[in-house]
RNA sequence: CUGGGUGUGGCGCAGUUGGUAGCGUACUAGAAUGGGGUUCUAGGGGCCGCGAGUUCAAGUCUCGCCACUCAGA
Numbered sequence: 001c002u003g004g005g006u007g008u009g010g011c012g013c014a015g016u017u018g019g020u021a022g023c024g025u026a027c028u029a030g031a032a033u034g035g036g037g038u039u040c041u042a043g044g045g046g047c048c049g050c051g052a053g054u055u056c057a058a059g060u061c062u063c064g065c066c067a068c069u070c071a072g073a
Base pairs, nucleotide, nucleotide: 001072002071003070004069005068006067007066010025011024012023013022019056027043028042029041030040031039032038049065050064051063052062053061
């Protein structure tokens, strides 16, 4: 330099053919236990890497940029 992939709560991931984002784990509170571990219940936290466009509606489609990564030169 060229081409591909990835970017979504703290971390790891899902999100179907566009229809107002979920799971595991972690965190907080409560209960069970003499306490710990553990289990159960409830709760908080993300507008989806950044910007623009299309659309009634965008995590999803289009364009540009950024970061990481793979392959080639």
The RNA shown here (transfer RNA) has 73 nucleotides and comes from Fervidicella metallireducens AeB. It matches the Rfam family "tRNA". From the family's description: Transfer RNA (tRNA) molecules are approximately 80 nucleotides in length. The sequence is in RNAcentral, with records from Rfam.